[in-house]
Context: one part of a larger RNA
RNA sequence: UCCGGCGAGUGGUCGUGCGCGGCGAGGUUAAGCGGUGGGCAAGCCGCGGAGCCGAAGCGAAAGCGAGUCGAAGGGGCGUGGAGUCGCGUGCGACCGACCCGAAGCCGUGGCGAUCUACCCAUGGGCAGGCUGAAGCUGGGGUAACGCCCAGUGGAGGGCCGAACGGGUGGCUGUUGCAAAAGCCUCCGAUGACCUGUGGGUAGGGGUGAAAGGCCAAGCAAGCCCGGGGAUAGCUGGUUCUCUCCGAAAACUAUUGAGGUAGUGCCUCGGGUGGUGCCGGCCGGAGGUAGAGCGCUGUUAGGGGGCGGGCCCCGUGGAGGGGUACCAACUCCUGGCAAACUCCGAAUGCCGGUCGGUGGAGCCCGGGAGACAGUCGGCGGGCGAUAAUGUUCGUCGGCGAGAGGGGAAGACCCCAGACCCUCGGCUAAGGUCCCCAAGUGGCGGCUUAGUGGGGCAAAGGAGGUGGGCGUGCCCAGACAGCGGGGAGGUUGGCUUGGAAGCAGCCAUCCUUGAAAGAGUGCGUAACAGCUCACCCGUCGAGUGCGCCUGCGCCGAAAAUGGUCGGGACUGAAGCCGUCCGCCGAAGCCGGGGGUGGUCGCUGUGGGAGGCGGCCGCGGUAGGAGAGCGUUCCCGUCGGCGGGGAAGCCGAGGCGUGAGCCUUGGUGGAGCGGCGGGAAGUGAGGAUGCCGGA
Numbered sequence: 001u002c003c004g005g006c007g008a009g010u011g012g013u014c015g016u017g018c019g020c021g022g023c024g025a026g027g028u029u030a031a032g033c034g035g036u037g038g039g040c041a042a043g044c045c046g047c048g049g050a051g052c053c054g055a056a057g058c059g060a061a062a063g064c065g066a067g068u069c070g071a072a073g074g075g076g077c078g079u080g081g082a083g084u085c086g087c088g089u090g091c092g093a094c095c096g097a098c099c100c101g102a103a104g105c106c107g108u109g110g111c112g113a114u115c116u117a118c119c120c121a122u123g124g125g126c127a128g129g130c131u132g133a134a135g136c137u138g139g140g141g142u143a144a145c146g147c148c149c150a151g152u153g154g155a156g157g158g159c160c161g162a163a164c165g166g167g168u169g170g171c172u173g174u175u176g177c178a179a180a181a182g183c184c185u186c187c188g189a190u191g192a193c194c195u196g197u198g199g200g201u202a203g204g205g206g207u208g209a210a211a212g213g214c215c216a217a218g219c220a221a222g223c224c225c226g227g228g229g230a231u232a233g234c235u236g237g238u239u240c241u242c243u244c245c246g247a248a249a250a251c252u253a254u255u256g257a258g259g260u261a262g263u264g265c266c267u268c269g270g271g272u273g274g275u276g277c278c279g280g281c282c283g284g285a286g287g288u289a290g291a292g293c294g295c296u297g298u299u300a301g302g303g304g305g306c307g308g309g310c311c312c313c314g315u316g317g318a319g320g321g322g323u324a325c326c327a328a329c330u331c332c333u334g335g336c337a338a339a340c341u342c343c344g345a346a347u348g349c350c351g352g353u354c355g356g357u358g359g360a361g362c363c364c365g366g367g368a369g370a371c372a373g374u375c376g377g378c379g380g381g382c383g384a385u386a387a388u389g390u391u392c393g394u395c396g397g398c399g400a401g402a403g404g405g406g407a408a409g410a411c412c413c414c415a416g417a418c419c420c421u422c423g424g425c426u427a428a429g430g431u432c433c434c435c436a437a438g439u440g441g442c443g444g445c446u447u448a449g450u451g452g453g454g455c456a457a458a459g460g461a462g463g464u465g466g467g468c469g470u471g472c473c474c475a476g477a478c479a480g481c482g483g484g485g486a487g488g489u490u491g492g493c494u495u496g497g498a499a500g501c502a503g504c505c506a507u508c509c510u511u512g513a514a515a516g517a518g519u520g521c522g523u524a525a526c527a528g529c530u531c532a533c534c535c536g537u538c539g540a541g542u543g544c545g546c547c548u549g550c551g552c553c554g555a556a557a558a559u560g561g562u563c564g565g566g567a568c569u570g571a572a573g574c575c576g577u578c579c580g581c582c583g584a585a586g587c588c589g590g591g592g593g594u595g596g597u598c599g600c601u602g603u604g605g606g607a608g609g610c611g612g613c614c615g616c617g618g619u620a621g622g623a624g625a626g627c628g629u630u631c632c633c634g635u636c637g638g639c640g641g642g643g644a645a646g647c648c649g650a651g652g653c654g655u656g657a658g659c660c661u662u663g664g665u666g667g668a669g670c671g672g673c674g675g676g677a678a679g680u681g682a683g684g685a686u687g688c689c690g691g692a
């Protein structure tokens, strides 16, 4: 991992709904007893009226009573005739209460000190070497002791180092040789040493040179058993089919936030009857968008300017003058505001009326689920006019929605899938090939592969198309080419120099067709080249600005690139316009099924039959109808060695769960119909057991 078997909504009591049945102002027995039964069994029949529910309530009560409580008024609770018992079933309560799952807690309960900690008793062990304490002896020395020297002696939690006991560092090992080891290295090694045997201390207890260590390979409270099916607002799992409807991820509250309750939203039953929704018209309330600046504030420039600042006159003061500074207020021009409004929509909302309409509304009752949402459009707050950000409102989608498009892609665009169909029309989107359909028509634009290289800005440019304005121009423009571009003068100043051309000042005059006291290059300074300007040549346009279409640059990311790819240029790109076509589970045609409703038919009431119309995506979830398994009762004078069940295969039937027939196998039981009762359906639970 696979296969097989097992594996989860049960039972009792009580309550509350619904369905069916009995009796009914009543309904019903409980224990127990009698009978029956093969039996002091189950079951069945009978007895048993104790009790329970109902038939009257109200009040704290006395009490009164279809009423009662209450000074009064008002009001509350009742009355206006239905219950009760049984069976089935939905849900609730109490119980283990759908199943599996803790870590834990507890106990006059039990087992453990053969591991390990400490202790007690009694034994055992420590090669060899080194050092040389006290004391003693001899000698020296002292007044004497102390003291000194030599020898002797053999002390020490002394030194080195095997056994023994440890476990420092490293490597290896890590499904190991080993659930702690191997090798090298290292520490203690006469001691608080190591060790054998026997014994002692026990779970909130022991023991501990103390780490929360150890108490039999897991100890912040051992192990076994028991309470025990502890509890688990948590995770996982929860088994056949079809049909109808179909959510929510909100509000409020919560020791509440991943739980729960009430309400909203779903479903089912009963009731109500035009109430709901949509559209037209009519009538309303309102202060948003926008706008505005009269209010409250804020604000740019300018005119006037109260009051200040500064300067001046005045010895000080008073007073006076000036001002390009600030500035109340005012005028002109121009703005801003969620908490400004002289104004003020569209939508939406409320009411009325008319029309249309529905798995529309409302009330009562049974059952839920849900209370983690998410993306998109629009309107806001927060954020940075960030975020697949966050938080509200509103609509849509996903959730719970398949199909077509978007290359791919829950949320975008189109469109809501009952089933079948080798028929047709369309939507979005497409129509050169991949790839279904135009290499379609007409008119423009683009040359950048722009398109379309993720998307792109400020800014930049004789790209190119369209429009507008304006200057010059056949008395010859613009560009090119030929020629001229001079004189006073090297202007003055400055400077080493400054001659058109470092810098400062001035910028005149003359000749002339024209020529600056000089546009740029250049020189140390001159020189030189050139420009402005003029003439000639040429012969028709040329210069500048604005608006606009499509393009260009701006344009950087990490493995090899790409618009989905190929490929595309009077397009297969972009704009406009026109005609076709393709294209979905949409729509239409044909056949079928099913729910609701209406009509006809049918009938005792039904069931059923025929037809019309509307519906039939679906998670949680509600409701309905069925299939199958085991056992029991009844029935079929059912089937079966002339071959039951089971198993393997084939054929057929049913929308499905499934069912029927038949061949083989098998070898003794099994079924149909009507009812009843459940240990009743398996793929999932790191499920359990077995097998491969």
Base pairs, nucleotide, nucleotide: 001692002691003690004689005688006687011095012094013093014092015091016090017089018088019087020086021085022084023083026053027052028051032047033046034045035044036043057064058063067077068076069075098237099236101234105227106226107225109224110223111222117201118200119199120198121197122196123195124194125193126191128160129159130158131156135152136151137150138149139148140147164188165187166186169184170183171182172181203219205215206214207213240626241625242624243623244622245621250263251262252261253260254259265369266367267366268365269364270363271362272361276357277356278355279354280353281352282351283350284349290343291341292340296337297336298335300333301332302331303330304329307326308325309323310322311321312320313319373398374397375396376395377394378393379392380391381390382389403414404413405412418592419591420590421589423588424587425586429582430581431580432566433565434564438579440578441577442576443575444574445573451568459553460552463550464549465548466547467546468545469544470543471542472541480537481536482535483534484533486510487509488508491505492504493503516531520529521528593616594615595614596613597612598611599610600609601608627681629678630677631676632675633674634673635672636671638670639669646665647664648663649662650661651660652659653658